[in-house]
This record gives sequence, structure tokens and C1' cells, in this order.
RNA sequence: CCGUGCUAGGUGGGGAGCUAGCGGUGCCCUGUAACCCGGAAUCCGCUAUACCGGGGCUGAAUUCCCACCCGAGGGCUUAGCGGUCGGUAAGCGCCGAAGGGUAAGCGGUGUUGAAGGUUGGGUCCUGUACAACGGCAGCCUACGAACCCCGUCAGGACCGGGAGGUAGCAGCGGUAAGUAGUCACUGCGGUGUGUAGCAGGGGCGCCCGGCCGGAGCCGGCUGCCUGGAGGACUUUCCGGCAGCGGUUCGGAGGUGGGUGCACGA
Repeated sequence: CCGUGCUAGGUGGGGAGCUAGCGGUGCCCUGUAACCCGGAAUCCGCUAUACCGGGGCUGAAUUCCCACCCGAGGGCUUAGCGGUCGGUAAGCGCCGAAGGGUAAGCGGUGUUGAAGGUUGGGUCCUGUACAACGGCAGCCUACGAACCCCGUCAGGACCGGGAGGUAGCAGCGGUAAGUAGUCACUGCGGUGUGUAGCAGGGGCGCCCGGCCGGAGCCGGCUGCCUGGAGGACUUUCCGGCAGCGGUUCGGAGGUGGGUGCACGA
């Protein structure tokens, strides 16, 4: 150095969590050539040689063991960073709506008379008159009661010796309640109506007019003063979110090193 057989080892690893701790089942990441059966979250097994029991495969190296590099991914992070969102307080700095004022400019209006004053009327309320409109009632016309409405009552009925008398259906005529119409006339009551009507009341404002007055008035636009709903920005404090950074563990991969026994040739 080669061959055969075997043994230690290996047959996935890691993170968070759980736990006094270790490992596993469950979750997540990575990764595969990465075995099988039984157990386990109100857990299961174990104790620093830290899954347990059973069965296979592989086997001293590309596969086992150690160190380093790199780094998927996870944990932690108020006294690391900047960002973003919400709340809070401040600035007495910025923008700024409504509202109030002013009357410099424009505009409108005013000697065909402004503001202001005074006076009459209207607008408003009450009553009333007239009118209009529609309603109801009366008046008028027509119809209108089997009998229990009226008049006249043929026939027939009843009373009477008779003379005569009584009630009365149909028919005819009429009328009541009512129905329909007319709406010329009369009355009553009504009205989101009208009247340069009448009387009384009221009078803030507005409108129309008379008189006094004798130059302003209005506030639409611009400007100015005031005002300050709200907003932006900056900062303080609190909280949330993701990111970067820090720290911790770290799969896969890479580099280097290490690790047997027996027999035969």
C1' cells in the first nucleotide's frame, strides 16, 4: 500500500419556547444520499456519558470527530440612529375662514335736494258697510201616500116602514214629509277674495307723500384696523409600527487537522 471481516462513530442540524437543566414530540428555519416501529403538551424520557425501548443499514472517511471562515434564519435591544403614525404640551414666530369697524381709491346715489328732524297716510289688529264667490233655507215649478192624509165619492155596503142618514174602496182633484229643478227675489251664516269704503286701536321697522334742513349718504370691489374658527412648521414628553445598527445563538457551504482492531497477500 491492497483485500476481507469487525468495532467506536454515524444514520440530519439549528432557533425560539417549555424545563432546575438536557434531549424529544409540537412550532419555525435550513437541508437531504439524510432508515423503520412504539412513547409524549393538563407532556414523555433522562441527570452532566443528560430522549427511552426494539429492529435494520453504513462504517474508519466526500459520509465520523475537532477548530476556524462565511453566513440563511431566530431571540434581545428606554438611557443606539434616523423615519413614520397617534396623542400631549409649548412657540406667542407663520398662514388664515367667519364676524366687527373705517372710508383713502374705484363704484353707486344726492342741489331734479343727502343725512337728520317733524308730520300725514299705508303696511298690522278689531268691528262694520258694499261687492264677489260658493252654501243652506224660504219663495217658485214638476213629481210625490194601496189603507192608517184632505175634498168629491160612481158602484156596492150599513141603519131606517119610509123620508132620509152614515162610513167609505176605485176613479178624479189636491196636499205633507221628501225628491229633482230654477236660482229672478228674500233671509241666514261663511271666506287664505276685493274696495285709494267707514269707525276705533296700534305704532319698532319698512313704503308713499308734505314741511324744515342744506351736503352728504351707501358700503359692492381694493386698501387699512380689529378678530382668530382652523391649519402648516419646529420642539418637549408618552405610546405604536417597520427599518438600519449593536449584541447573542447559528443551518447549509468552505478550509485545515484528527481517528482504530483482527487476519491474509